[in-house]
RNA sequence: GGAUCGAAAAGGCAAACUUCCUGAAAGGGAAGGACGCAAAGCUACGAGUCUAAGGCCGGCCGAUGCCAGGCUAAGAUAGUCGGGCCACCGAA
Numbered sequence: 001g002g003a004u005c006g007a008a009a010a011g012g013c014a015a016a017c018u019u020c021c022u023g024a025a026a027g028g029g030a031a032g033g034a035c036g037c038a039a040a041g042c043u044a045c046g047a048g049u050c051u052a053a054g055g056c057c058g059g060c061c062g063a064u065g066c067c068a069g070g071c072u073a074a075g076a077u078a079g080u081c082g083g084g085c086c087a088c089c090g091a092a
Base pairs, nucleotide, nucleotide: 005090006089012037013036017032018031019030020029021028022027035079041085042084043083045082046081047080048077049076050075054072055071056070057069058067059066060065
């Protein structure tokens, strides 16, 4: 010095919840707040999960249309798991 690794210290992030904004929703943003996190940094590539505006089907109906119905991601989730990329500190 490097890899693995995660003791100490410094520094970092911020779940639930509250308020405001945003979105059809799931969710996201800001402020407060800390359950936790050694990648809880970045990335929707694979799997999973959530949502279903639109679409398709179904039901009602003469029809416009309507719905406690079913399916569907092109929406979301990186704090579900895996993959990819990058990184602070330095004991054993």
This is a predicted structure of a 92-nucleotide RNA (c-di-GMP-I riboswitch aptamer) from a Bacillota bacterium. The organism belongs to Bacillota, within Bacteria. Model confidence (mean pLDDT): 86 of 100.